Context: one part of a larger RNA
RNA sequence: CUGGGCGUAAAGGGUGCGUAGGCGGUUUAUUAAGUUGGAUGUGAAAUACCCGGGCUUAACUUGGGAGGUGCAUCCAAAACUGGUAGACUUGGAGUGCAGGAGAGGUAAGUGGAAUUCCUAGUGUAGCGGUGAAAUGCGUAGAUAUUAGGAGGAACACCAGUGGCGAAGGCGACUUACUGGACUGUAACUGACACUGAGGCACGAAAGCGUGGGGAGCAAACAGGAUUAGAUACCCUGGUAGUCCACGCGGUAAACGAUGAAUACUAGGUGUUGGAGAAAUUCAGUGCUGCAUGCCGCAGUUAACACAAUAAGUAUUCCGCCUGGGGAGUACGGCCGCAAGAUUAAAACUC
Repeated sequence: CUGGGCGUAAAGGGUGCGUAGGCGGUUUAUUAAGUUGGAUGUGAAAUACCCGGGCUUAACUUGGGAGGUGCAUCCAAAACUGGUAGACUUGGAGUGCAGGAGAGGUAAGUGGAAUUCCUAGUGUAGCGGUGAAAUGCGUAGAUAUUAGGAGGAACACCAGUGGCGAAGGCGACUUACUGGACUGUAACUGACACUGAGGCACGAAAGCGUGGGGAGCAAACAGGAUUAGAUACCCUGGUAGUCCACGCGGUAAACGAUGAAUACUAGGUGUUGGAGAAAUUCAGUGCUGCAUGCCGCAGUUAACACAAUAAGUAUUCCGCCUGGGGAGUACGGCCGCAAGAUUAAAACUC
C1' cells in the first nucleotide's frame, strides 16, 4: 500500500457556502510528463534456482549457468490521461426574456376569539377539585352573570402523507424590503462543472449575560392526598423560565436512524404548482418536465424490507466503522462568562 462495510447489527459529518486537493462534455492540431515498445549501462560477492565436481552418502563445500522487480541514459510510438493552442453547444452549468405558485426570511403596523386581573351592576352560599377526598377560594359577598377597562401570549375554522426552506424550521391579516425553486422560450456565454480536508456561516429546545416584559403555563419549592414509605404519578398554589431586544452557547432519536452529484433500469395509482398541442367540446382524456405520497416487477438484502424520491446497476469526491466494558471518560490542546462543547487514549477486564 492492499480488504470488507456504514436504513435497523459498529459506522453518513446537524446543515449549507466554499479554499487547497481529487475528478471532469464534444472536437482538431501539437507536445511527449504519465503510458507502451526497443537498445545500452547498472542491478557487488555470498545466499536462493538450474547443470556438474569433491568428501563412501548427506549435511557441507566448490565450478559454471540462468534469472533479477527496479534505476539511469538514448531511440521510437501517439490510442488513452495530462500540458499547450484553437473550435463546438447536443441543453453540463450560468445569464436573458415571459410567466404563475408558496406558513421561505426580516421589519413595521393592525385584528378578533379565549384565559387572567381591575372597576361597577344583578345575586346568594357555596365554588373548586378528585378514583374518593383534602389543602385552596368564599358572607370583608366568591362561583355564576352583565357592562366597561388593562395586559401579555398564542393565532380556532381554512388545514390536506398540502406548500416553502440547505438544515434547524416556518401557520391570523396588511404593507415595505428580500432569498430561492419551478415552467416555457432558446436570444447570449461557451465546460465556466461535480465534490470538498482545513475554513467561514447558519443551527430546535433547555441554558448563560445585560436590559425590558410577565396573561396563561410551569422545572425548583410549599401544602393536600395516595402509599409500608412516596423526595413521584393525582390535586391546590407557585419562582426561574417560556415572550421581546442585543450578545453567548453549538448540542438533539439535529431521523428518511439512509452524505453530495451524474447516468441508466417493467409497471399501476393519487396529490401540488406550471406549460403547450390534438381531437373534441370544456366533463374529462392523452403528452411533457418539477415536486410530493402509496402499491408493485426485475434486482438487492441476514431478514425486515428497499424498489426511478433505490437500500438496484455504475462512476467521482467527502465523512465514518473495525468485539463488549473501561469511555465519548482521563490527560493535554482548543473554544466558552459559566454550564459545558470539541478533539481523544491507556492500564485493566470479559

Overview
Predicted 3D model of a 350-nucleotide part of an RNA (small-subunit ribosomal RNA, central domain) from an uncultured bacterium. Its mean pLDDT, the model's own confidence on a scale to 100, is 83.